[in-house]
RNA sequence: CUGAUUCUUCGGGGCUGGGUGAAAAUCCCGACCGGUGGUGAUGAAUGGAGAACCAUUCUAAGUCCGCGACCCGCUUUUUGCGGCUGAUCUAGUGAAAAACUAGAACCGACAGUGAAAGUCUGGAUGGGAGAAGGAUCGG
Numbered sequence: 001c002u003g004a005u006u007c008u009u010c011g012g013g014g015c016u017g018g019g020u021g022a023a024a025a026u027c028c029c030g031a032c033c034g035g036u037g038g039u040g041a042u043g044a045a046u047g048g049a050g051a052a053c054c055a056u057u058c059u060a061a062g063u064c065c066g067c068g069a070c071c072c073g074c075u076u077u078u079u080g081c082g083g084c085u086g087a088u089c090u091a092g093u094g095a096a097a098a099a100c101u102a103g104a105a106c107c108g109a110c111a112g113u114g115a116a117a118g119u120c121u122g123g124a125u126g127g128g129a130g131a132a133g134g135a136u137c138g139g
Stems, first nucleotide, its partner, number of pairs: 001139010015030001017029003031119002033108002035067004043058006062106002071083004088104005110122003
């Protein structure tokens, strides 16, 4: 450094501003938010080099590829398996843009509710993709 097993800890953010109304944090106007692995033409640090540049590490997508939660089916249950699972364009730069820059858009489980919810309440002190660290064994 790497593989297996195992333990511990961590592991989701966001509107009582205005309007209407008997009633709305649910409608309308406006505001706000963005789990997780990967990718990557981002940025930074360190080292080498005169420089171009090279190496390593960290960092970089809500809408590009996956995963998770929710929901459905099978399973007595747990577990597990299968299904379902939202949303991006335009211009610029460039050899190349799904990722950069600028602009304009769009999306968001289920149940509840004096009135329809991404943001309130609840299942949930739950579950969880996964992250960090330790231990044991092997290479």

About this RNA:
This is a predicted structure of a 139-nucleotide RNA (FMN riboswitch aptamer (RFN element)) from Piscibacillus salipiscarius JCM 13188. Its mean pLDDT, the model's own confidence on a scale to 100, is 79. Taxonomically the source falls in Piscibacillus salipiscarius (Bacteria, Bacillota, Caryophanales, Piscibacillus).